[in-house]
RNA sequence: AGAGUUUGAUCCUGGCUCAGGAUGAACGCUAGCGGCAGGCUUAACACAUGCAAGUCGAGGGGCAGCAUGAGGUAGCAAUACCUUGAUGGCGACCGGCGCAAGGGUGCGUAACGCGUGAGCAACUUGCCCGUUUCAGUGGGAUAACCGGUGGAAACGCCGACUAAUACCGCAUGGUGAUGUUUGGGGGCAUCCCCUUACAUCUAAAGAGAUUCGGAAACGGAUAGGCUCGCGUGACAUUAGCUGGACGGCGGGGUAACGGCCCACCGUGGCAACGAUGUCUAGGGGUUCUGAGAGGAAGGUCCCCCACACUGGAACUGAGACACGGUCCAGACUCCUACGGGAGGCAGCAGUGAGGAAUAUUGGUCAAUGGUCUGACGACUGAACCAGCCAUGCCGCGUGAGGGUGACGGCCCUAUGGGUCUUAAACUUCUUUUGCAGGGGAGCAAUAAGGAUCACGCGUGGACCGAUGAGAGUACCCUGCGAAUAAGCAUCGGCUAACUCCGUGCCAGCAGCCGCGGUAAUACGGGGGAUGCAAGCGUUAUCCGGAUUUAUUGGGUUUAAAGGGUGCGUAGGCGGCUUAUUAAGUCAGCGGUGAAAUUUAGGGGCUCAACCUCUACCGUGCCGUUGAUACUGGUAUGCUGGAAUGCGGAUGCCGUGGGAGGAAUGUAUGGCGUAGCGGUGAAAUGCAUAGAUAUUACACAGAACACCGAUUGCGAAGGCAUCUCACGAAGCAGGCAUUGACGCUGAUGCACGAAAGUGCGGGGAUCAAACAGGAUUAGAUACCCUGGUAGUCCGCACAGUAAACGAUGAUAACUAGCUGUUGGCGAUACAAUGUCAGUGGCUAAGCGAAAGCGAUAAGUUAUCCACCUGGGGAGUACGUUCGCAAGAAUGAAACUCAAAGGAAUUGACGGGGGCCCGCACAAGCGGAGGAACAUGUGGUUUAAUUCGAUGAUACGCGAGGAACCUUACCCAGGCUCGAACGGUCGGUGACGUAACCAGAGAUGGUUAUUUCCUUCGGGACACCGAUCGAGGUGCUGCAUGGUUGUCGUCAGCUCGUGCCGUGAGGUGUCGGCUUAAGUGCCAUAACGAGCGCAACCCUUGUUGACAGUUGCCAUCAGGUGAUGCUGGGGACUCUGUCGAGAUUGCCACCGUAAGGUGUGAGGAAGGGGGGGAUGACGUCAAAUCAGCACGGCCCUUACGUCUGGGGCGACACGCGUGUUACAAUGGUGGGUACAGAGGGCAGCUACACAGCGAUGUGAUGCAAAUCUCGAAAACCCAUCUCAGUUCGGAUUGGAGUCUGCAACUCGACUCCAUGAAGUUGGAUUCGCUAGUAAUCGCGCAUCAGCCAUGGCGCGGUGAAUACGUUCCCGGGCCUUGUACACACCGCCCGUCA
Repeated sequence: AGAGUUUGAUCCUGGCUCAGGAUGAACGCUAGCGGCAGGCUUAACACAUGCAAGUCGAGGGGCAGCAUGAGGUAGCAAUACCUUGAUGGCGACCGGCGCAAGGGUGCGUAACGCGUGAGCAACUUGCCCGUUUCAGUGGGAUAACCGGUGGAAACGCCGACUAAUACCGCAUGGUGAUGUUUGGGGGCAUCCCCUUACAUCUAAAGAGAUUCGGAAACGGAUAGGCUCGCGUGACAUUAGCUGGACGGCGGGGUAACGGCCCACCGUGGCAACGAUGUCUAGGGGUUCUGAGAGGAAGGUCCCCCACACUGGAACUGAGACACGGUCCAGACUCCUACGGGAGGCAGCAGUGAGGAAUAUUGGUCAAUGGUCUGACGACUGAACCAGCCAUGCCGCGUGAGGGUGACGGCCCUAUGGGUCUUAAACUUCUUUUGCAGGGGAGCAAUAAGGAUCACGCGUGGACCGAUGAGAGUACCCUGCGAAUAAGCAUCGGCUAACUCCGUGCCAGCAGCCGCGGUAAUACGGGGGAUGCAAGCGUUAUCCGGAUUUAUUGGGUUUAAAGGGUGCGUAGGCGGCUUAUUAAGUCAGCGGUGAAAUUUAGGGGCUCAACCUCUACCGUGCCGUUGAUACUGGUAUGCUGGAAUGCGGAUGCCGUGGGAGGAAUGUAUGGCGUAGCGGUGAAAUGCAUAGAUAUUACACAGAACACCGAUUGCGAAGGCAUCUCACGAAGCAGGCAUUGACGCUGAUGCACGAAAGUGCGGGGAUCAAACAGGAUUAGAUACCCUGGUAGUCCGCACAGUAAACGAUGAUAACUAGCUGUUGGCGAUACAAUGUCAGUGGCUAAGCGAAAGCGAUAAGUUAUCCACCUGGGGAGUACGUUCGCAAGAAUGAAACUCAAAGGAAUUGACGGGGGCCCGCACAAGCGGAGGAACAUGUGGUUUAAUUCGAUGAUACGCGAGGAACCUUACCCAGGCUCGAACGGUCGGUGACGUAACCAGAGAUGGUUAUUUCCUUCGGGACACCGAUCGAGGUGCUGCAUGGUUGUCGUCAGCUCGUGCCGUGAGGUGUCGGCUUAAGUGCCAUAACGAGCGCAACCCUUGUUGACAGUUGCCAUCAGGUGAUGCUGGGGACUCUGUCGAGAUUGCCACCGUAAGGUGUGAGGAAGGGGGGGAUGACGUCAAAUCAGCACGGCCCUUACGUCUGGGGCGACACGCGUGUUACAAUGGUGGGUACAGAGGGCAGCUACACAGCGAUGUGAUGCAAAUCUCGAAAACCCAUCUCAGUUCGGAUUGGAGUCUGCAACUCGACUCCAUGAAGUUGGAUUCGCUAGUAAUCGCGCAUCAGCCAUGGCGCGGUGAAUACGUUCCCGGGCCUUGUACACACCGCCCGUCA
């Protein structure tokens, strides 16, 4: 000294929380010792029992009890009993002193109670000290005791006797008191002191034997009483209180002043500087905290106060209205014979109760102190000690040196390493503490008494001289032996300290933020670590951090916060000059500020805590002496602030009156005919009884077009036709006058939009409420037609608004530029000065930023108002105002960790601008209706294995499910296992063939059957054991890899620089251009990277080279025919290497980049066509079942083998396709033309058989050689618009092929059968040229095939695009946002 927490991130405001210290504490776990402290904070609740205040016989009468002496009786005696106050002493009694101290508690009290400082000229003071004086003489009672008597008791009553230091007279007496009085002095108003005289009044006590006591007066000391200044809580939702109340005069009363009390008189007194009321509370020294200022507290110790069961009262006394006294009342408890009595722990112990919680019914008067006493002494729960409690502070210990990297625990990348860990064992040493034994304090000074010294003759000093509760304690010595002694909390961040296992939003944690939903450093446990340590944590409370109430030291445009505006009272503040004063202020000195405490320096307990000495401090109050700059007071001036006068111009400034035209509505007449009106579209409404429109005249009420503006005026609200009257204001000008008269302004007063209220008018328009019509799912709304209050005027109320510049008023100062209004000056139509307003942009500065910036939100000064987290709430209650509506003032409980401001980046918008895309539009063909194929959902099932699910799943994984595949189900088997590797041991085969059981896997039987060798064994196979197995089991939300999509969209970033407090921005924005962040220009940016483009493949043209299996122009041969043969490289073609296209040329537009064109040339023209290629990232997108892999799970099973079944089910929904519905067609016949591929367990020419699928035979080809092979098209014929010669589903029969095997469940062929379907609702898909559409062909997988699918190939071959308003998706810029999981967001109300 700070930190965490609002956000995707940032800055700020702002609250919440934490780290520190403290405690009379409590609770949890733990605990070796000592010292010093502390210990009912709650029920001032109730109390059993014991003790806490007595003492004096040297005041008195006496003598119950005890002891002694004497006497007597009994007895041998011991002894017992009786008498005797004679003695020691002494219960009870009279009397004196004490009991008012000490000790306890904090109920009450907001007060002269306390603190501090003064005052009493208005007072008292027992015991103590000093001085002076005195004590003469009498008297009558009474208790005890005795007798009697009442009562249960407590306690009385009657009679008789007696004493005193008890009580009462008389005498004496003054420096006393009271009254009058003489003189003098002083002060502070009443007055005080000294002095003279007179009158009146009042004393006493002895004991004892030389000392104590008694009386009066004065003085001192101590202790009290009273008065005053200042200080000392909360609430104004307590604003008025007060009748002895305030004062006077006179009395009474008191120690004393005083309405303290009384009679009379007056009407005062207190209060916004907070009276009165209510609530709370003992105050201070001090304690805790804090840098301090402050804030909080008042336990222990000291001072003061108050109280003693509750309330009241007095008595006694020096002192009380009395804790352990009295009386009365009350509540409670106890005793009782029911008549009546007793009691008061907030003394020390102790008990119950309450409570989270607080101790022994201990010892002693040894010390200190107190009361009584002449003294000894007695009493003393004051006090000193001990006991209990880690409650706190302080100190000590639980060992110290060396010693392996053991065991064991834990962790890991695990043949090994790390850590606990020099820690232990082991070895050497020490002995605080502990145990045992021994010694052993200080606290003790003296008293009585003895003897001694001094003097004032009872005091003082020195010497001797009993007495210790604590305690055989502290302390010291010896011996023994590491021996007797460590825990608690924490370990996600704040905050020092990390891993494993368990758990699985469960159990739980948590001070705040927050952890936990299968890999939790946050839960629980283990290991380890960190912090403190005989303690450690938790809880509670206080201060701090919190500058978060801000005096030191905050704010108010938008975060909470400027009153709606003005006038103005109190108050606060206030221009220049001179003089004076000395209140504030400053300085010196004096008094006080108790001690203890704190601080500093010393000292004593072994140290420390603790105790003690000295010093400082105590910031304050009082007094006194000075200073005089500033503030204040008083006085004299001044003109700059302010105000008044004069003439001038200005304005939607106010009030009252008069006037005007346009519009609207209504009424009447004319003209005129079928609609008008209204809306997005309509309807309600008006209209043939004549509307709307038009015209003439008239009336009514309200508002004033254009001018008109960033204009003007006003304090604000607000104010607009013209004119008159009255009133007010600011402004400028130059002079004159007053002379600080000023500024602000709580309470108060006035004004105060609209709506609203009351009464009376008025009522054209508009128009809440209301009615109707629409819209809508509904529409108590928006739209339309009507329409009442109201809107207007007068009088009165109300008193609020986003009453806003969200910015209080006044004054001064601080660069400029540019408009405009009203003056003055100066002018030329330019330019320009000054004052007062009103706007814009900016310097400095300020601000969290946005922004403000002479009209400040800058720099200063004065005054007022207001704020202190969000919600609850401007609510409730109370009060005031109001006719009401309501306004003003204005909380709390509870709840949250945020709420909020400004700005940033994204995302979003039924915001804007620009642009693109088969996105729409323009077209062509489809899907959606039918049947079938296939996938999926659902359902079903023993199983219908699993995955994929908007776009981006659904002819998808699967490019081939009859068995296998296969992961699913049923049944039967195996367990080193179906496959593989290592080690050890055993056997000798393995295999082949046959047979038996079985559904098969499998099991069994018979026969047959090795190689190498150094003879140890090895290869190989099987069996057994062991180490590794195996899992299509789970988690794609632990992962790698791969993939889809946005999207082949044009974007995504970085370095340096610059800007910003920062997030971030700039670059990447702007203009033009492009398919493109493609390029050009501009530019606080300059460059660069990943993307775009290009480089790659293919296709289109061409050259060179090479020609076999390809080709055949020329030459030759040959055939029924054919490049068939010789030959040839010309052509086609095949292949390798090249060329070619770059807006290069022309014209136009453009600065350029670039664009345009029937342009030229060219095979191709502006990216020639197609492909491969997919930036940063998004969707926790898909896949653990392709593969790999972490973790978890199974191990005679979730592994593995086999047989059979299922993945093919079927009411139904959906997707993708095929075939159709026909004449641009079907059927029959004839005739042509491809490309790209495949082929030896293969493709097969050709021939034969079969209607055919196919079969049989046979040949060529591992392929430019052989082979598989086109269809639509074209030609001829037929059908003639029908459910057909369309369509082919379905079904029956007969077959072919593959294959162990076609039942579930294959394809194909033939014959027969001949369903739905006649172009398809809403809606929706693809496509811009060799494209769509249409036609066939091939291939992969594959025994075969459910292929109508997928991937390729060629044949034939169109239509349309005006354009970008709209739908969808995307890009850039900009704007709003309370969104950031980002609009599938956020969020409000109701209900559950």